[in-house]
RNA sequence: GAAAUUCUUCGGGGCAGGGUUAAAUUCCCGACCGGCGGUAUAGUCCGCGACCUGAUACAGGGUAAUAAGUGAAGUUAAAACUUACUGGUAUCAGUUGAUUUGGUGCAAUUCCAAAACCGACAGUAUAGUCUGGAUGUGAGAAGAAACUG
Numbered sequence: 001g002a003a004a005u006u007c008u009u010c011g012g013g014g015c016a017g018g019g020u021u022a023a024a025u026u027c028c029c030g031a032c033c034g035g036c037g038g039u040a041u042a043g044u045c046c047g048c049g050a051c052c053u054g055a056u057a058c059a060g061g062g063u064a065a066u067a068a069g070u071g072a073a074g075u076u077a078a079a080a081c082u083u084a085c086u087g088g089u090a091u092c093a094g095u096u097g098a099u100u101u102g103g104u105g106c107a108a109u110u111c112c113a114a115a116a117c118c119g120a121c122a123g124u125a126u127a128g129u130c131u132g133g134a135u136g137u138g139a140g141a142a143g144a145a146a147c148u149g
Stems, first nucleotide, its partner, number of pairs: 005145006017029003031129002033119002035048004043117002052094007060086002066084005099115005121132003
C1' cells in the first nucleotide's frame, strides 16, 4: 500500500400534558423520532437495507395416515424413489413512504429561515412511538490476521 480472503467488535430513535370512552400511549388536541452508502452536511434527491410476496437452486425433516406418480413387454404385489406437506439457507425478481418557498454560496430539494409531508407486518378500541416475530436479520462502519510488493 490497491484488490481479494478469513476472523472479531459495533450496527434504530420516539406520544410529555390533556380530551372522549366501559375500554384508546391506537380516536381527537398536542408532543416526539429519523438506519446505511453517495453527493456542500439529506427521514423527503440517487442507491441500499429491514418487512411482505413469488420463482429457482441446495441441504434437511417427513413419506405414519391419506392422495398421486415412477417402479420400463403385460398384469399383480413388495422394497426403494419422487411429488403433495414442513420449516431453513442462498440467489434473483417484485412490492415498499414523503418537500416546497425564500436566503447565503462557485457549488446545497442536504446549510440558515419559514411552512409542509411520510413511516412494513401481526396483536389490541383504529398504533411511525406500546407489545410481538427479534438475544433475529441487516445495508454498512471500525479493527485484526495472514498474503503481496

This is a predicted structure of a 149-nucleotide RNA (FMN riboswitch aptamer (RFN element)) from Anaerocolumna chitinilytica. Taxonomically the source falls in Anaerocolumna (Bacteria, Bacillota, Clostridia, Lachnospirales). Model confidence (mean pLDDT): 76 of 100. The model forms 100% of the base pairs in the Rfam consensus. RNAcentral holds the sequence, with entries from Rfam.